[in-house]
Molecule: transfer RNA
Organism: Vulcanimicrobiota bacterium
RNA sequence: GCGGGAGUGGCUCAGUGGUAGAGCAUCGGCUUCCCAAGCCGGCGGUCGCGAGUUCGAAUCUCGUCUCCCGCU
Numbered sequence: 001g002c003g004g005g006a007g008u009g010g011c012u013c014a015g016u017g018g019u020a021g022a023g024c025a026u027c028g029g030c031u032u033c034c035c036a037a038g039c040c041g042g043c044g045g046u047c048g049c050g051a052g053u054u055c056g057a058a059u060c061u062c063g064u065c066u067c068c069c070g071c072u
Stems, first nucleotide, its partner, number of pairs: 001071007010024004018055001026042005048064005
């Protein structure tokens, strides 16, 4: 230099054009003499960044940044 993959709540990951979700974590409640476990609920993300297409983009297109793999 070329090609491919990944980037989404604190963490691990879903979501392939139509209201951004789950598990764990965290906070509150129930239960218990107390703790743990269990159950219920809450908080938390302008989807790496910038542009474009579209009535509408996490999703499609282009550029760019970081990481991983391969080729040279």